The part of an RNA shown here (small-subunit ribosomal RNA, 5' domain) has 527 nucleotides and comes from Gaetbulibacter sp. CAU 1400. Taxonomically the source falls in Gaetbulibacter (Bacteria, Pseudomonadati, Bacteroidota, Flavobacteriaceae). The full RNA is in RNAcentral, with records from ENA and SILVA. Rfam family: Bacterial small subunit ribosomal RNA. The coordinates come from a structure-prediction model, not an experiment, and the mean pLDDT is 83.
[in-house]
Context: one part of a larger RNA
RNA sequence: GGAUGAACGCUAGCGGCAGGCCUAACACAUGCAAGUCGAGGGGUAACAGAGAGAAGCUUGCUUCUUUGCUGACGACCGGCGCACGGGUGCGUAACGCGUAUACAAUCUACCUUUUGCUGAGGGAUAGCCCAGAGAAAUUUGGAUUAAUACCUCAUAGUAUAUUGAGAUCGCAUGGUUUUAAUAUUAAAGGUUACGGCAAAAGAUGAGUAUGCGUUCUAUUAGCUAGAUGGUGUGGUAACGGCAUACCAUGGCAACGAUAGAUAGGGGCCCUGAGAGGGGGAUCCCCCACACUGGUACUGAGACACGGACCAGACUCCUACGGGAGGCAGCAGUGAGGAAUAUUGGACAAUGGGCGACAGCCUGAUCCAGCCAUGCCGCGUGCAGGAAGACUGCCCUAUGGGUUGUAAACUGCUUUUAUACAGGAAGAAACACUCCCUCGAGCAGGGAGCUUGACGGUACUGUAAGAAUAAGGAUCGGCUAACUCCGUGCCAGCAGCCGCGGUAAUACGGAGGAUCCAAGCGUUAUCC
Repeated sequence: GGAUGAACGCUAGCGGCAGGCCUAACACAUGCAAGUCGAGGGGUAACAGAGAGAAGCUUGCUUCUUUGCUGACGACCGGCGCACGGGUGCGUAACGCGUAUACAAUCUACCUUUUGCUGAGGGAUAGCCCAGAGAAAUUUGGAUUAAUACCUCAUAGUAUAUUGAGAUCGCAUGGUUUUAAUAUUAAAGGUUACGGCAAAAGAUGAGUAUGCGUUCUAUUAGCUAGAUGGUGUGGUAACGGCAUACCAUGGCAACGAUAGAUAGGGGCCCUGAGAGGGGGAUCCCCCACACUGGUACUGAGACACGGACCAGACUCCUACGGGAGGCAGCAGUGAGGAAUAUUGGACAAUGGGCGACAGCCUGAUCCAGCCAUGCCGCGUGCAGGAAGACUGCCCUAUGGGUUGUAAACUGCUUUUAUACAGGAAGAAACACUCCCUCGAGCAGGGAGCUUGACGGUACUGUAAGAAUAAGGAUCGGCUAACUCCGUGCCAGCAGCCGCGGUAAUACGGAGGAUCCAAGCGUUAUCC
């Protein structure tokens, strides 16, 4: 000199764009953060409509009862989603990450393309109803009912398994393909809009293996028993000591094993001419974690942040028998700390889930609020004006210098602020109506109509008036900028050298000056 997720002191007019718990992965009140589908189902708790009945009278209204009949729909069964999105950096020195390969050792819901199929039956169960237990959380028994829930049978090949024969290829184990036999596995309906099943291919996502790279300590030198390899078996989507039985005794290490310490990795960021050095905030990719430890279930996918079970610590409720909970989601609270924001608005846009659509949900996201935390931009006036005014300060003091064109005064301007008025882009669509085109598909194109949280915001215009707006640090040398007064090795300053003991340009004040400027200094850290 540059830099910062900064903090502190003094000061502070505005805007744009960014950023904002670095500490306690400490504990959390409250609200919200994952639902959706009635075009799968039985149904009808609420709302609305319609029908029927009854009562009242204001004779066309009100009240009551009733009917799932309709729009819809609480709870329930079922489907899909909840494995995404969002957070944090505890752990991890590891195929975790980066890079380059491999899978002839693998899986992949939804989506796209292609081919074929969708036949016949059955038994339950939730809900509802009845009867209970319990303070509650919750739960028991009985009766009864549906489905795209569940089960059985049929049908079957380019699926799977075993055996046999043939062709062909390679990269070692082997791969691909043809054919024969045996065995095994499908489906679901639906208000015909849509779905379901099998097989193949693609796309996407994931899994696994390997080469190389990846901090410090030798005041850590030996480490290892599923340990290293083989065979059989099991397990997995798949390879493999992944697991198990048997057999062998191997395997790693001074090119640093093992142990200990520290740490998420990368793209990137800071600095530097570069080589290097330092860092891993925001944004993006990967990994790990979800009160602590463990376990599996469901599922295409989890060993699952707002799922389950067990154990533990903690907090809460209790009728003492027993129960409930997990903000490292968004806000917010306490604590810790030098220190880090609102218990805000909207789904209008982008994206996601479900749905045929309409739509619903979305603290993702888009916006707004707070903070000079940073970067950038703008302003706090401009021109003229010497009697070089007054005050202040200084001196060699009837006088001069400086403050200083500074002020007064004259003219001009109005950014910004204030008031008033107008007022966006971001909106493209979807759906609906109409028209056109073809290869006739829920196809493409055009027209109309509709949709804005931000926000009466940005922006524009008008009005009046210099009106609404400057500080901080420094002035001995390094280092730009000097005098007076006070103090008297005191009080104090200080980054280093050092200054202060009676003429201090170094302390404190004043005048003046210098440097930056809505900031300026100090502290911390890095180059």